Context: one part of a larger RNA
């Protein structure tokens, strides 16, 4: 000099864009943060309305309504969001390997979607319990569950050809094995005549098997990746082989047997510290320091352990066990996990609102409307940082008054003020007023595909209609009037800037050298000056 996730002191007008628990991975009150689908399924309220009956208490039917809240089922909950405790490691970075692998939703291509069965929740009844919750009897449905049928290009095995080389890839032949679920719209026919239903046709969405892809993930390897030798030896599933098990998959990953190996001064083992990277800061660079915000990867979710479900987890707002802690209890037993967003206490020099909205972007579910979304978009607080703007401009010498200094002549503050003439940024008041919105859906018209069809459906085009949290915000105009807006540090040298008074080695200053003991440009105050400026200094840290 530059920088900072900074803090402290004095001071403080506005705006834009960012940033905001670095400490206790300490404990958490309260609210919200993951749901959705009635076009998978059964049952089915209530208020209100209509109608009928009535012993006037009420009751029946229809509607409300495929609507609310529960239940079965599907998909999602493994994303998104947080934190950096652990980890010196294939964790990360980079480059390869997978002839050792998996991949829901999505795209592509081919083939199929036949025919049956047995339950169960909800519900009813009975019961246990303070509660959390649970038990038993009975009823019922499905795209829930279970057999059967069919099936190859799939899987397994056998024989065999070609090509490459851990033993595989790709053909041929044969044998065996493995699947499924329906829902909705329309037409036609029939009927109780305006609603409903079976068969048929057709469309859309689904379901099953397989192929290829895309995406995501697993595993392995080369190289790189902190300090300590005042850590020199370490290792028995240890190192390798055979066989088996296990996994989606290789492998001591696990087991049995066999061999006795394997690592190490190119630093093993041990210890300390630490998430890694893109980057960030500094520097001419080399390098050094660092890893907040943003992005990629990893790890963790009260502490330790375990598996279940699933395409994917050994799962932050799932389950089980153990532990510590907190809470409820009828003392028998139960409930909980903010390192999600706000917020509280504690710790600390120190770090924000228990805000608004799903309008946009993105995500989950759904055919869609739509619902959910503390992701996100916004607003609030904080000079915490960067950037921009303002606190007025011109004129004005009797160089006013006043302050300070003085050699008493004057000098200086100083064109500074006053006065006069203007301007109107920002703030204030009033008025106008965007972009962010394009869609989905619905209506109308029209084209194409499908079809028996001008239905329906899918898709394209044009027109109409609808949607804004921020927010009456940005922005624009008008109004009035210099009005509301300057401080902080320093002035001995380094280092830009000097005098007076007070003090008298005292009080004090200080980054280094050093000032102060009666003329202190170094202490304290005044005047003056210098430097930065809504900031200025100090402290800390890095180069």
């Nucleotide at each position: 000099g530059a920088a900072c996730a900074a803090a402290c002191g004095c001071u403080g007008g506005c705006g834009g864009c960012g940033u905001g628990c670095c400490u206790a991975a300490c404990a958490c009150a309260u609210g919200c943060a993951a749901g959705u689908c009635g076009a998978a399924c059964g049952a089915g309220a209530a208020a209100g309305g209509g109608u009928c009956c009535u012993u006037c208490g009420g009751g029946g039917c229809c509607u409300g309504a495929g609507u609310a809240a529960a239940g079965u089922g599907g998909c999602g909950c493994a994303c998104g969001g947080g934190u950096g405790a652990g980890u010196a490691a294939c964790a990360c970075g980079u480059g390869g390997a997978u002839a050792a692998u998996c991949u829901g939703c999505c795209c592509u291509a081919c083939a199929g979607u036949u025919g049956g069965g047995a339950a169960u929740a909800a519900c009813c009844c009975a019961c246990c319990g303070a509660a959390a919750g649970g038990u038993g009897u009975g009823c019922u449905a499905a795209u829930a569950c279970c057999g059967a049928a069919u099936a190859a290009u799939g899987c397994u095995g056998a024989u065999u050809g070609a090509c490459c080389u851990u033993g595989g890839u790709u053909g041929a032949u044969c044998a065996g094995c493995c699947a499924a679920a329906g829902a909705g719209a329309g037409c036609c026919u029939c009927u109780u005549c305006u609603u409903g239903a079976a068969a048929g046709c057709c469309c859309u969405c689904g379901c099953u098997g397989u192929u290829g892809g895309a995406u995501g993930a697993g595993u392995c390897c080369g190289c790189g990746u902190a300090c300590c030798a005042u850590u020199a030896g370490c290792u028995u599933g240890u190192u390798g082989g055979u066989a088996g098990g296990g996994u989606a998959a290789u492998g001591g990953c696990c087991u049995a047997c066999c061999a006795a190996g394997g690592c190490u001064g190119u630093g093993a083992u041990g210890g300390u510290u630490a998430g890694c990277u893109g980057g960030u800061c500094u520097g001419a660079g080399a390098g050094g320091a660092u890893g907040a915000u943003c992005a990629g990867c990893c790890a963790c979710a009260c502490u330790g352990g375990a598996a279940c479900u699933g395409a994917g987890a050994c799962a932050c707002g799932g389950u089980c066990c153990a532990g510590a802690c907190u809470c409820c209890u009828a003392c028998g037993g139960g409930a909980g996990g903010c390192a999600g967003c706000a917020g509280u206490g504690a710790g600390g020099a120190a770090u924000c609102u228990u805000g608004c909205g799903c309008a946009a972007u993105g995500g989950g579910g759904g055919a869609a409307a739509c619902c959910c979304u503390g992701a996100c978009g916004c607003a609030g607080c904080a000079a915490c940082g960067c950037c921009g703007c303002g606190u007025g401009a011109g004129u004005g010498a009797g160089g006013a008054a006043g302050g300070u200094c003085u050699u008493c002549g004057g000098a200086u503050c100083g064109u500074a003020a006053a006065g006069c003439u203007c301007u109107g940024u920002c703030a204030g008041u009033u008025g106008g007023a965007a972009a962010g919105a394009a869609a989905c859906g619905c209506c109308c018209a029209u084209g194409u595909g499908u079809u028996a069809a001008u239905a329906c459906c899918a898709u394209g085009u044009g027109g109409g209609u609808u949607u804004g949290a921020c927010g009456g915000u940005a922005c624009c105009a008008a109004c009035a009037g210099a009005g509301g807006a300057a401080g902080c540090a320093c002035c001995g040298g380094c280092u830009a800037a000097c005098u007076c008074c007070g003090u008298g080695c005292c009080a004090g200053c200080a980054g280094c050298c050093g000032c102060g003991g009666u003329a202190a440009u170094a202490c304290g105050g005044g005047g003056g000056g210098u430097g930065c400026a809504a900031g200025c200094g100090u402290u800390g840290u890095u180069c």
Annotation: The prediction has a mean pLDDT of 83. This is a predicted structure of a 543-nucleotide part of an RNA (small-subunit ribosomal RNA, 5' domain) from a Syntrophales bacterium. RNAcentral holds the full RNA, with entries from ENA. The organism belongs to Syntrophales, within Bacteria.